Overview:
A computed fold for a 480-nucleotide part of an RNA from a Verrucomicrobiota bacterium, annotated as small-subunit ribosomal RNA, 3' major domain. It matches the Rfam family "Bacterial small subunit ribosomal RNA". Rfam links the family to the GO terms ribosome and structural constituent of ribosome. The coordinates come from a structure-prediction model, not an experiment, and the mean pLDDT is 81.
[in-house]
Context: one part of a larger RNA
RNA sequence: UGACGGGGACCCGCACAAGCGGUGGAGUAUGUGGCUUAAUUCGAUGCAACGCGAAGAACCUUACCUGGGUUUGACAUGCUUGUCAUAUCCUGAUGAAAGUCGGGAGUCACUUCGGGUGGACAUGCACAGGUGCUGCAUGGCUGUCGUCAGCUCGUGUCGUGAGAUGUUCGGUUAAGUCCGGCAACGAGCGCAACCCCUGUGAACUGUUGCCAGCGAGUAAUGUCGGGGACUCUGUUCAGACUGCCGGUAUUUAAACCGGAGGAAGGUGGGGACGACGUCAAGUCAGUAUGGCCCUUAUACCCAGGGCUGCACACGUACUACAAUGCCUAGCACAAUGAGAUCCGAUACCGCGAGGUGGAGGAAAUCCUGAAAACUAGGCUCAGUUCGGAUCGGAGGCUGCAACUCGCCUCCGUGAAGUUGGAAUCGCUAGUAAUGGCACAUCAGCUACGGUGCCGUGAAUACGUUCCCGGGUCUUGUACA
Numbered sequence: 001u002g003a004c005g006g007g008g009a010c011c012c013g014c015a016c017a018a019g020c021g022g023u024g025g026a027g028u029a030u031g032u033g034g035c036u037u038a039a040u041u042c043g044a045u046g047c048a049a050c051g052c053g054a055a056g057a058a059c060c061u062u063a064c065c066u067g068g069g070u071u072u073g074a075c076a077u078g079c080u081u082g083u084c085a086u087a088u089c090c091u092g093a094u095g096a097a098a099g100u101c102g103g104g105a106g107u108c109a110c111u112u113c114g115g116g117u118g119g120a121c122a123u124g125c126a127c128a129g130g131u132g133c134u135g136c137a138u139g140g141c142u143g144u145c146g147u148c149a150g151c152u153c154g155u156g157u158c159g160u161g162a163g164a165u166g167u168u169c170g171g172u173u174a175a176g177u178c179c180g181g182c183a184a185c186g187a188g189c190g191c192a193a194c195c196c197c198u199g200u201g202a203a204c205u206g207u208u209g210c211c212a213g214c215g216a217g218u219a220a221u222g223u224c225g226g227g228g229a230c231u232c233u234g235u236u237c238a239g240a241c242u243g244c245c246g247g248u249a250u251u252u253a254a255a256c257c258g259g260a261g262g263a264a265g266g267u268g269g270g271g272a273c274g275a276c277g278u279c280a281a282g283u284c285a286g287u288a289u290g291g292c293c294c295u296u297a298u299a300c301c302c303a304g305g306g307c308u309g310c311a312c313a314c315g316u317a318c319u320a321c322a323a324u325g326c327c328u329a330g331c332a333c334a335a336u337g338a339g340a341u342c343c344g345a346u347a348c349c350g351c352g353a354g355g356u357g358g359a360g361g362a363a364a365u366c367c368u369g370a371a372a373a374c375u376a377g378g379c380u381c382a383g384u385u386c387g388g389a390u391c392g393g394a395g396g397c398u399g400c401a402a403c404u405c406g407c408c409u410c411c412g413u414g415a416a417g418u419u420g421g422a423a424u425c426g427c428u429a430g431u432a433a434u435g436g437c438a439c440a441u442c443a444g445c446u447a448c449g450g451u452g453c454c455g456u457g458a459a460u461a462c463g464u465u466c467c468c469g470g471g472u473c474u475u476g477u478a479c480a
Base pairs, nucleotide, nucleotide: 001480002479003477004476005475007474008473009472010471011470012469013468015464016463019427020426021425022424023423026319027318028317029316030315031314032313033312034310035309042053043052064305065304066303067302068301069300070299073127077126078125079124081122082121083120084119088105089104090103091102092101093100094099108118109117110116111115129294130293132292133291134290138288140283141282142281143279145277150189151188152187153186154185155184156165157164158163169180170179171178195271196270197269198268200238201237202236203235204234206232210227211226214225215224216223241265244259245258246257247256248255321420325379326378327377328376329375330374339366342361343360347356348355349354386417391412392411393410394409395408396407397406433456434455435454436453437452438451439450
């Protein structure tokens, strides 16, 4: 100087408390461990691994296993020698395919006409190739403490020196934020602001959006003429700064409390943004890359299988156990976003999944009707009109192909489950809870996952004694 303390003081955080909803019990989905296996490819392992890499494992993917094959190779560049006029197309045998062995069609372009250049194939050689090892050789990227308020430097001063000071102290703040004081005076990286979205208004803009007023028309609809008022689209501005008032502070400060005005008030809400560093944290399997290793195999091609295996254990979710509910019928209101091998309307067929068909749409134009809510009726507390697992049958869709191993529909079947032990998680407001919608990946899908969007919409916070984590000062130490 740090680190640590079941030392002290002060402060903060959904850390506790106050509340609301869960997990832990059930069934299923999914990941992991374990076990099994020819293989169940590999990585991630307290927080910070476990719906993680994987924004899509039937084949492919695929790295694993078994079997069949290839050896200048699936891919790149160069050289040697040779063959060929080619490239390319058709086809036979064998085979699970890959491949192997053949047959046929086809007979290049430029040219200084010696031949050369470009091209293909074969041969040999340099080499290719490796998801093989090492993340404890690395780059890059990332997680984490933590959006915590810290981490440092120059000059000066003090100290023999390591170092100290500044950065401590008194206030204050979300903040090393600011003020005052002070052997310090300044500065840098962080904080904040500058950036984006959102909340208010103005001006401009006016189609594909809108329709107040005027006119026309329809069974009905901004449908038409037209209009720019309104909503909205988009661009540019304005607006919030403790600016104003009162109080507290005595230190004429920083600031704090209350109020006015205002769409918004003290960082308005949200996002992006992550200091010096810590964990030899994670990643050689995203790519790059040193070293080591394989080179008729640890490379490459193919078929089938496996990654989906199941006594069990754990994590994360979904669906429930019901009456604030379930069922049936009626009926209202969104936003984000995607669309051409795509989205697909009216209509018709089918109980339905779906099928036929193809208006419109490269989109503010078409696709394009949300669900909970609300209204009416039924159920009347039961393993039920709750719950839907499992199983049987019949179908649909995608795809070369749904046996291992896809999703969906209909009929029948109708399991566990009556609110969950110890323990444990999230959340402070348009939040929790709850309802649906869209998208990426994608032929299809295991999505109940992920990322977004809108609808409905709470309760509680006395307080900081305690638990956990963090910050500052101080103290002890046989630790570095």

About this RNA
It was read from a public genome assembly. Taxonomically the source falls in Verrucomicrobiota (Bacteria, Pseudomonadati).